Transfer RNA from a Clostridia bacterium, 74 nucleotides, folded computationally. Its Rfam family is "tRNA". It is annotated as a transfer RNA.

[in-house]
RNA sequence: GGACGCAUAGCUCAGCUGGUUAGAGCGCCUGCUUCACACGUAGGAGGUCCACGGUUCGAGUCCGCGUGUGUCCA
Numbered sequence: 001g002g003a004c005g006c007a008u009a010g011c012u013c014a015g016c017u018g019g020u021u022a023g024a025g026c027g028c029c030u031g032c033u034u035c036a037c038a039c040g041u042a043g044g045a046g047g048u049c050c051a052c053g054g055u056u057c058g059a060g061u062c063c064g065c066g067u068g069u070g071u072c073c074a
Stems, first nucleotide, its partner, number of pairs: 001073007010026004019057001028044005050066001052064003
């Protein structure tokens, strides 16, 4: 220098053919339970879906570009 993939909650990740409110597990907080802790159980908080621009009635999803990161080629 070139090709391809990835970027969504604190972490690991889903999210179908663009459509009503963006989810799961773990973690965190509160209640119950216990002498207390753990386990269990009920509930809760937490998101600029990497940035910018575009297409569309509507974008996490499609297109362009940039950034970061990984693999491969030279």